[in-house]
Molecule: FMN riboswitch aptamer (RFN element)
Organism: Alkalibacillus aidingensis
RNA sequence: AAGAUCUUUCGGGGCAGGGUGUAAAUCCCGACCGGCGGUGAUGAACCCAGUGGUGGUUCUAAGUCCGUGACCCGCGAUAAACUUGCGGUGGAUUCAGUGGAAGUCUGAAGCCGACAGUGAAAGUCUGGAUGGGAGAAGGAUCAG
Numbered sequence: 001a002a003g004a005u006c007u008u009u010c011g012g013g014g015c016a017g018g019g020u021g022u023a024a025a026u027c028c029c030g031a032c033c034g035g036c037g038g039u040g041a042u043g044a045a046c047c048c049a050g051u052g053g054u055g056g057u058u059c060u061a062a063g064u065c066c067g068u069g070a071c072c073c074g075c076g077a078u079a080a081a082c083u084u085g086c087g088g089u090g091g092a093u094u095c096a097g098u099g100g101a102a103g104u105c106u107g108a109a110g111c112c113g114a115c116a117g118u119g120a121a122a123g124u125c126u127g128g129a130u131g132g133g134a135g136a137a138g139g140a141u142c143a144g
Base pairs, nucleotide, nucleotide: 003142004141005140006139007138008137009136010135017029018028019027031124032123033113034112035068036067037066038065043059044058045057046056047055048053063111064110072088073087074086075085076084077083093109094108095107096106097105115127116126117125
C1' cells in the first nucleotide's frame, strides 16, 4: 500500500417561444436535459529518446459500449414494516470521414428516458422524497 470494521460529509439536470382547445409546461410545432463505476485512438502537462516514437507517467474524455442506482416484481428474515438479505424486470445509433485499428475521435442525421397524480396522454409539472441511492472524498481502529 492492498484488506476488515466503524464513522463523517457530499452525492440529478431540463419545455423558452408558439398552435389547437372549455381545459394541455401532458397533444402538435419547437425548446431543453443527460446519475454513478469501468473502458478508452480525446485533450493537456510532464518525462525519456533526440529529429525520431504504435514510447512512459499523471489528470482528463461515452445518455444510446460494459456494468450499475432510483422505480417496480418475487422469495426469505423479523412480531410487523415503507426495515433488511437474495434474486428478477428494467431504455436508446446509424451513416460518412480520418486511420494500421473507431462502441468512445470528427461531421451529419437519429433515438431513449420508472411509478402515482392531473380539467387532456408528462424525460422536463406535482407527489412518494427533509426519503433512498450507485458511488466519491475524508477520519478512526484492527491486522500486517